[in-house]
RNA sequence: GCCAGCGUAGCUCAGGGGUAGAGCAGCGGUUUUGUAAACCGCAGGUCGUGGGUUCAAAUCCCUCCGCUGGCU
Repeated sequence: GCCAGCGUAGCUCAGGGGUAGAGCAGCGGUUUUGUAAACCGCAGGUCGUGGGUUCAAAUCCCUCCGCUGGCU
């Protein structure tokens, strides 16, 4: 330099046009002499950046940035 994949909650990842989710972590509660575990609930997101298409974009297209892999 060329090609491909990935970027979504603190972490690991789903979701591939029509209300953004799960597990763990965090907070509160029940329980316990207390802690842990268990159970119940709550909160947490400009969906990497900027543009385009569309009635509607996390999702489709383009640019850029970052990470990973392959080729040279």